This is a predicted structure of a 90-nucleotide RNA (c-di-GMP-I riboswitch aptamer) from a Deltaproteobacteria bacterium. Its Rfam family is "c-di-GMP-I riboswitch aptamer". Rfam describes the family as follows. GEMM was predicted in a large-scale screen for bacterial structured RNA regulatory elements. Genes associated with GEMM are involved in a diverse array of functions, including chemotaxis regulation, signal transduction, secretion and chitin. Lineage of the source: Bacteria > Pseudomonadati > Myxococcota > Myxococcia.
RNA sequence: AAUUCUAAAAGGCAAACCAUUUGAAAGGGUGGGGCGCAAAGUUACUGACCUAAGUCUUCAAAAAGAGGAUAUGGUGGCAGAACUGCAGGG
Numbered sequence: 001a002a003u004u005c006u007a008a009a010a011g012g013c014a015a016a017c018c019a020u021u022u023g024a025a026a027g028g029g030u031g032g033g034g035c036g037c038a039a040a041g042u043u044a045c046u047g048a049c050c051u052a053a054g055u056c057u058u059c060a061a062a063a064a065g066a067g068g069a070u071a072u073g074g075u076g077g078c079a080g081a082a083c084u085g086c087a088g089g090g
Stems, first nucleotide, its partner, number of pairs: 005090002012037002017032006035077001041083003045080003048075003054070006
């Protein structure tokens, strides 16, 4: 110096929920809050999962309405992968 696991110290992030805002929804932003997290930092590259505006289709047959399929939408606190980062006692 690098890699792996794990202490201590300094810190960091922030689940559920509540308020508000945005979105068709899933979800996102802001404030409070704190379940937890050694990357719970960044990136939707590969899977997985969530939603279905639009499109297609079925019932209907003037339609309305209902059902099904589908991501171009989303989840990085689902997993993998890539990049970056604090400490250095064992």